A computed fold for a 1470-nucleotide RNA from an uncultured bacterium, annotated as small-subunit ribosomal RNA. It matches the Rfam family "Bacterial small subunit ribosomal RNA". Its mean pLDDT, the model's own confidence on a scale to 100, is 84.

[in-house]
RNA sequence: AGAGUUUGAUCCUGGCUCAGAUUGAACGCUGGCGGCAUGCCUUACACAUGCAAGUCGAACGGUAACAGGUCUUCGGAUGCUGACGAGUGGCGAACGGGUGAGUAAUACAUCGGAACGUGCCCAGUAAUGGGGGAUAGCUCGGCGAAAGCCGGAUUAAUACCGCAUACGCCCUGAGGGGGAAAGUGGGGGAUCGCAAGACCUCACGUUAUUGGAGCGGCCGAUGGCUGAUUAGCUAGUUGGUAGGGUAAAGGCCUACCAAGGCGACGAUCAGUAGCUGGUCUGAGAGGACGAUCAGCCACACUGGGACUGAGACACGGCCCAGACUCCUACGGGAGGCAGCAGUGGGGAAUUUUGGACAAUGGGGGAAACCCUGAUCCAGCAAUGCCGCGUGUGCGAAGAAGGCCUUCGGGUUGUAAAGCACUUUUGUCAGGGAAGAAAUCCUUUGGGCUAAUACCCUAGGGGGAUGACGGUACCUGAAGAAUAAGCACCGGCUAACUACGUGCCAGCAGCCGCGGUAAUACGUAGGGUGCAAGCGUUAAUCGGAAUUACUGGGCGUAAAGCGUGCGCAGGCGGUUGUGUAAGACAGGUGUGAAAUCCCCGGGCUUAACCUGGGAAUUGCAUUUGUGACUGCACGACUAGAGUGUGUCAGAGGGGGGUGGAAUUCCACGUGUAGCAGUGAAAUUCGUAGAUAUUCGGAGGAACACCAGUGGCGAAGGCGGCUCACUGGCUCGAUACUGACGCUGAGGUGCGAAAGUGUGGGGAGCAAACAGGAUUAGAUACCCUGGUAGUCCACACCGUAAACGAUGAAUGCCAGACGUCAGCAAGCAUGCUUGUUGGUGUCACACCUAACGGAUUAAGCAUUCCGCCUGGGGAGUACGGUCGCAAGAUUAAAACUCAAAGGAAUUGACGGGGGCCCGCACAAGCGGUGGAGCAUGUGGUUUAAUUCGAAGCAACGCGCAGAACCUUACCAACCCUUGACAUCCUCGGACCGCCAGAGAGAUCUGGUUUUCUCGCAAGAGACCGAGUGACAGGUGCUGCAUGGCUGUCGUCAGCUCGUGUCGUGAGAUGUUCGGUUAAGUCCGGCAACGAGCGCAACCCACAUCCUUAGUUGCCAGCAGUUCGGCUGGGCACUCUAGGGAAACUGCCCGUGAUAAGCGGGAGGAAGGUGUGGAUGACGUCAAGUCCUCAUGGCCCUUACGGGUUGGGCUACACACGUGCUACAAUGGCAUCAUCAAUGGGUUAAUCCCUAAACGAUGUCUCAGUUCGGAUUGGGGUCUGCAACUCGACCCCAUGAAGUCGGAAUCGCUAGUAAUCGCGUAACAGCAUGACGCGGUGAAUACGUUCCCGGGCCUUGUACACACCGCCCGUCACACCAUGGGAGUUGGAUCUACCCGAAGGCCGUGCGCUAACUUUUGAGGCAGCGGACCACGGUGGGUUCAGCGACUGGGGUGAAGUCGUAACAAGGUAACC
Repeated sequence: AGAGUUUGAUCCUGGCUCAGAUUGAACGCUGGCGGCAUGCCUUACACAUGCAAGUCGAACGGUAACAGGUCUUCGGAUGCUGACGAGUGGCGAACGGGUGAGUAAUACAUCGGAACGUGCCCAGUAAUGGGGGAUAGCUCGGCGAAAGCCGGAUUAAUACCGCAUACGCCCUGAGGGGGAAAGUGGGGGAUCGCAAGACCUCACGUUAUUGGAGCGGCCGAUGGCUGAUUAGCUAGUUGGUAGGGUAAAGGCCUACCAAGGCGACGAUCAGUAGCUGGUCUGAGAGGACGAUCAGCCACACUGGGACUGAGACACGGCCCAGACUCCUACGGGAGGCAGCAGUGGGGAAUUUUGGACAAUGGGGGAAACCCUGAUCCAGCAAUGCCGCGUGUGCGAAGAAGGCCUUCGGGUUGUAAAGCACUUUUGUCAGGGAAGAAAUCCUUUGGGCUAAUACCCUAGGGGGAUGACGGUACCUGAAGAAUAAGCACCGGCUAACUACGUGCCAGCAGCCGCGGUAAUACGUAGGGUGCAAGCGUUAAUCGGAAUUACUGGGCGUAAAGCGUGCGCAGGCGGUUGUGUAAGACAGGUGUGAAAUCCCCGGGCUUAACCUGGGAAUUGCAUUUGUGACUGCACGACUAGAGUGUGUCAGAGGGGGGUGGAAUUCCACGUGUAGCAGUGAAAUUCGUAGAUAUUCGGAGGAACACCAGUGGCGAAGGCGGCUCACUGGCUCGAUACUGACGCUGAGGUGCGAAAGUGUGGGGAGCAAACAGGAUUAGAUACCCUGGUAGUCCACACCGUAAACGAUGAAUGCCAGACGUCAGCAAGCAUGCUUGUUGGUGUCACACCUAACGGAUUAAGCAUUCCGCCUGGGGAGUACGGUCGCAAGAUUAAAACUCAAAGGAAUUGACGGGGGCCCGCACAAGCGGUGGAGCAUGUGGUUUAAUUCGAAGCAACGCGCAGAACCUUACCAACCCUUGACAUCCUCGGACCGCCAGAGAGAUCUGGUUUUCUCGCAAGAGACCGAGUGACAGGUGCUGCAUGGCUGUCGUCAGCUCGUGUCGUGAGAUGUUCGGUUAAGUCCGGCAACGAGCGCAACCCACAUCCUUAGUUGCCAGCAGUUCGGCUGGGCACUCUAGGGAAACUGCCCGUGAUAAGCGGGAGGAAGGUGUGGAUGACGUCAAGUCCUCAUGGCCCUUACGGGUUGGGCUACACACGUGCUACAAUGGCAUCAUCAAUGGGUUAAUCCCUAAACGAUGUCUCAGUUCGGAUUGGGGUCUGCAACUCGACCCCAUGAAGUCGGAAUCGCUAGUAAUCGCGUAACAGCAUGACGCGGUGAAUACGUUCCCGGGCCUUGUACACACCGCCCGUCACACCAUGGGAGUUGGAUCUACCCGAAGGCCGUGCGCUAACUUUUGAGGCAGCGGACCACGGUGGGUUCAGCGACUGGGGUGAAGUCGUAACAAGGUAACC
């Protein structure tokens, strides 16, 4: 620091996801040790049991228990001593410990403040005198189950109450008035006393008061959550006066008076939440959190209340109410773990009912001591962090085993074994710290004192004290001995193979894997990562610049309000002076400690602990500065505005008026149609339409001018004219002097449609009706037609209200138009300059690109609005507005991994342009109808083997199924096999004969000893045996090779370098001509090249040459008349080699090019004709049944053999053909011509024509046409013609009289027609492949159909239009809105009730201290206001459930249509 994921690919936008760090964690698998930390996050749920706050006898009366004394009558007595239960009294219990429910401010943090309190502690001052009355305990009696209570008698105090005194203290009217105490213990020389003691002294205590320290109470400012779908809140409310109250200011409380106070800088309300130091993360700024440690707050079963006290409205106190639990004798009582352990429950989840006060600290005490679940330790838990170990070295036959394999090997792997070492940890044994020093005792000095007592203080010495724990640590012994797992291995992301599975089982963080060859599932081997842990889940920050302060955007991706005005707010021109709020600099205080960071130190290291520093970015205060912002006061004119003059204009509202046209009305003329459409029909018209002349009525809109022209803020504005009225522009000046810009809320305007009331209504026209179209047509088209459109007034407030571009200001190259002005120059209609509008192109620059570009989307400033993935949804609920329609504000659950922008290449279009092709057209002949042949489908069958499927399957594989072929079926047989290789044994093999059998085969008989070698033996062949293996026309052509079809013999398909583009890509290959052609020429940021085209190849056509046998015969000779013979090679011909044709020549045309048109010559002329030749690729095209081949499957069978059957079936449908329907013919006879090719070899021999022609006959008919079908008889092939061959003869003589819709071939030696040959083959052709004979017609042309090529355009397609995709309905599931109601919570308000409690009042009742005898004071009682809980009624709000219902989302291939994307077939959209 980034990466994956939208696409065929690209760039961008944008979300989702991952890699990191972290945790009080949990779960899964695994688990050796130690150190240091941490450990109910959930039910502030309920709690059994034990412990967690006592102590003091030096305050008191005393003596229940224990111990020791003394006395004893041995029963016991005695507080005498140490001590001490219970009690009185003092101090403590308000600390320490727990928890986070409540609390959004009576809290917290930071910084300040004034009107306060303070036990114990410190320092100071002054005291500590003299009296009194009670009361617990104890004892006696009573009540009660208990808890406990009552009464009588008696007693003490540092308990209680007066009196005296008052330095200071409090009150005051400044005269005065008021108020205190307590003693206890140690020691002691004189003096007094019977003693106790007085007395002195010390210590502690007590009282009053002053000051301090620390602590606490109160007030203020600032700061830190969410929601406006919470906008108004408030009556003690805000302030004042007086009083009360408090430790203290204060509406804190009461009475009266005033009417204030808070709020858009967010009051009130609702939700959530203890706050902070800090913790986690991050580069930082930030974000999230607030366990452990520390500070503060709040709470203690729930609610209320006070008492005591220095301090509480009190966790282990009290009273009351409530819920719950327990005891009970039913009458009453008891309780509060959010202390430490522990239990139940909840939960994914969190420990021992441990030890000790040894240390640190706290309470009490003079102290010793006692208490202390604070604390220190131990236990449990891998919960986290840190450290250590599970061995080390050598060791290749690279062992065995595993796995893979191309069978060679590779890998596990120096890993193991083996050899040699070491001993951390663990085990055993031995040793063994620090944490401990005080208090205490003793001694020395000092202080107090009368004092060498006592006590205090500073030193020296001494002894005791350890829970942890015989722990840390050290030493020794034995011994590799006691110790490795988890996750992952498709990409991101380090790490790959085999088997199993077969869209199943499963995986998955995202993309996505799995449908028979899965590196993605499961297992194994191997590998990678981390390691006593590893993964998963949850959560936070990061990455995320994805809320953007640092640090984002808004033309088209999400995003500029429809547009003005304008309050608040924000921002604001030049200059001077002052000020010092902001700002900047310095000082001071504070910012607790811990944490983080730096430098040191201590544990063997580290974690951890610890010393010092820095930091704590903050707040407050103070001093200074005066540039900048603010504020105050001046000045200025460049911003802004005003006056004067001028100009243009569909700017606005109102009045008047005009002509053309449509329609209607009336009178004529006139006659049969008009209108309408793709074509029609509905409609109108003989009751006179349409057409036409003239007249009239009425409403609406204003042709031409008219223009990317004008005006307006926008919406919008168009005949002419009148007055009214807003704004802009220009020129020259004068004036004001920053008066400005923007603008949340607010407010005005705001197309069309729509609404209300009243008018108006010609045309047009939703709805509606009819006619068409259509499968349907609630549409498009047609005929009608109502609201509406128009006017007035009032609403609505929205539009793709668009430049999809907020307003304002400044700056930054130009060019050319146009509108409105002004100025100058002259040539008098031009040029130049300038201001303001409105456009086009274009530089810099910007942009993802498209594009924008002085009218910015450039560079900057100010202000406002808006955005943060798609869908759900601009929807629901709530609010506001509206008569309604609806508008505005505006979510969530749920769901997806995309949705989107721009551009690219293709493909496609019922888009466009150009061009070609037997593509159409022009012609000729067919098919489709008949019969038959053949192939296919279907059906049938035991089997009718299999494949081929639009063109490009269907006389195709099959160049030939009676057996064989043959793969299918039935039956009968074989199992190392019909075939190949290896091993062992035996033998020649072959053949012949007989029997059985359908045959394969089986049985028996007969015959003979192969080749090489000296031999051993080897080889070929046959038989038997064993196992490796053979075999498979079994599956997969969607695992493949090879071969083939097709687009298409169409003219295309690409590359290198360069250039352009961020890039995919483009350019070249486009363009202008031309061609059969990407053929050639020209131009051009391209220049070249490759595969294709063409040519080179073959055949044919002309000539030459070579060669003449088997070919030929012109001339010569012979002849049996046959090129038969001689002879010849001239010709034909044969088969080798050459020549020839190149737009070469001429004319025209074209650009002078390429080329095209015509002509000459020539056998042939513009590719001479025909063939072979098939670019990159497409169709997962065809073929595993030609062959080859991976994988899978069968192995006495899916292999092999045999016989018979089947592939030949037959209601039917289709393709391809043959023969016909006849006279251009049939039949009969005669006659003349061919080329391939074949026959083993052969130009020699053989096979050899038909149509045509001549003559005759038939005479238009189901025929002398046609030949199917059937009967009979034969021939041939072959083991064998029954299923199931071909042919011949005789007989029979079917359909058919030229073929519907539709459709095929062909452009010249072609179509048509005629016959001939060949392959395979025993035999079998109407098929296939070839051969020659005869031999046409037509092409104006490219509008249309089909196919193709190039350019361009649109696209939501890319599996590419056989594409994509929308909505209803039906089914399933999910979340959600409404909903009669119902249940619960919270809260407000009115009223009722009113416990405990303090306060206020109070005739009576009771009453020890004091007293002037009456009171003061106290207690009890009663009354009152306040008030918790509770009750009743009403309101608000939140949540749950809810018959039924609304839409939404998601689902397998459902139904109906075809809305959108192409002109999407009616352009789409708002």